[in-house]
RNA sequence: GGGCCUGUAGCUCAGCGGUGAGAGCGGCCGGCUCAUAACCGGUUGGUCCUGGGUUCGAAUCCCGGCAGGCCCACCA
Numbered sequence: 001g002g003g004c005c006u007g008u009a010g011c012u013c014a015g016c017g018g019u020g021a022g023a024g025c026g027g028c029c030g031g032c033u034c035a036u037a038a039c040c041g042g043u044u045g046g047u048c049c050u051g052g053g054u055u056c057g058a059a060u061c062c063c064g065g066c067a068g069g070c071c072c073a074c075c076a
Stems, first nucleotide, its partner, number of pairs: 001072007010025004018056001026044006049065005
């Protein structure tokens, strides 16, 4: 330098044009227990990496940028 993949809640991820952005784990409160864990109930969660564009409508499609990963090439 070229190609591909990834970026969504504190963490791991789902969602791939339209009802309200979700699950598990975690946090908080309560129940249960002599108590702790486990279990049960409730609750808490987000500028969907960033800037533009397309569209009636974008996390989702297109373009640029940034960050991370993999492969190839080049240099030495």
A computed fold for a 76-nucleotide RNA from a Chloroflexota bacterium, annotated as transfer RNA. Its Rfam family is "tRNA". By type it is a transfer RNA. Gene Ontology term of the family: triplet codon-amino acid adaptor activity. The coordinates come from a structure-prediction model, not an experiment, and the mean pLDDT is 82. Lineage of the source: Bacteria > Bacillati > Chloroflexota.